[in-house]
RNA sequence: AUCCGACAAAGCCAAACUCCGAGUGAUCGGAGGACAGAAAGCGGCGGGUGCUGAGCAAGUCGAAGCAUGGCCGAGCUGCCGAA
Numbered sequence: 001a002u003c004c005g006a007c008a009a010a011g012c013c014a015a016a017c018u019c020c021g022a023g024u025g026a027u028c029g030g031a032g033g034a035c036a037g038a039a040a041g042c043g044g045c046g047g048g049u050g051c052u053g054a055g056c057a058a059g060u061c062g063a064a065g066c067a068u069g070g071c072c073g074a075g076c077u078g079c080c081g082a083a
Base pairs, nucleotide, nucleotide: 004081005080012037017032018031019030020029021028022027035070041076042075045073046072047071048068049067050066051065052064055061056059
């Protein structure tokens, strides 16, 4: 240094749910709250899933746009150090 990941240490983060706010919606932001996580740090590049829905032959259709990084792959960066 790489791989790896302790019932280690120091910190980090915060699911469901509740309240407030944004959005047609998926979903997101804030406060409370902790199910979890060694990348649950970063970015939608590929796939998946979800939402909106132009269009017309009207449906197991679907252009286009959007959401999700706590669905997966790949990428960039990073704390600690037992076996």
This is a predicted structure of an 83-nucleotide RNA (c-di-GMP-I riboswitch aptamer) from a Deltaproteobacteria bacterium.
The sequence is in RNAcentral, with records from Ribocentre.
It matches the Rfam family "c-di-GMP-I riboswitch aptamer". Rfam describes the family as follows. GEMM was predicted in a large-scale screen for bacterial structured RNA regulatory elements.
Model confidence (mean pLDDT): 88 of 100.